Predicted 3D model of an 85-nucleotide RNA (c-di-GMP-I riboswitch aptamer). The model forms 95% of the base pairs in the Rfam consensus. It matches the Rfam family "c-di-GMP-I riboswitch aptamer". Rfam links the family to the GO term cyclic-di-GMP binding.

RNA sequence: AUAAAAGAAAGGCAAACUUGUUGAAAAGCAAGGACGCAAAGCCAAGGGUCUAAGGUGUUUGACACUAUGACAGCCGGUUGCCGCA
Numbered sequence: 001a002u003a004a005a006a007g008a009a010a011g012g013c014a015a016a017c018u019u020g021u022u023g024a025a026a027a028g029c030a031a032g033g034a035c036g037c038a039a040a041g042c043c044a045a046g047g048g049u050c051u052a053a054g055g056u057g058u059u060u061g062a063c064a065c066u067a068u069g070a071c072a073g074c075c076g077g078u079u080g081c082c083g084c085a
Base pairs, nucleotide, nucleotide: 012037013036017032018031019030020029021028022027035073041078042077043076046075047074048071049070050069054066055065056064057063058062
């Protein structure tokens, strides 16, 4: 430098669910809790998904469309620990 991911060592993160809290919602945050994760670190100016307060439209019924709101534990991009070999 490269490949690969060892029932190795040392550490790390934390799904569902519960409680509190913020939010119109999606969802976020804190605590508990572990389904899992070798990038489950970071990036929402690439694709995708969720929501629709406000806005727009309509037959004024409630629907439809819409991100300036979210999701990185969907794909992607980017940085990177240990270390058999």

Model confidence (mean pLDDT): 81 of 100.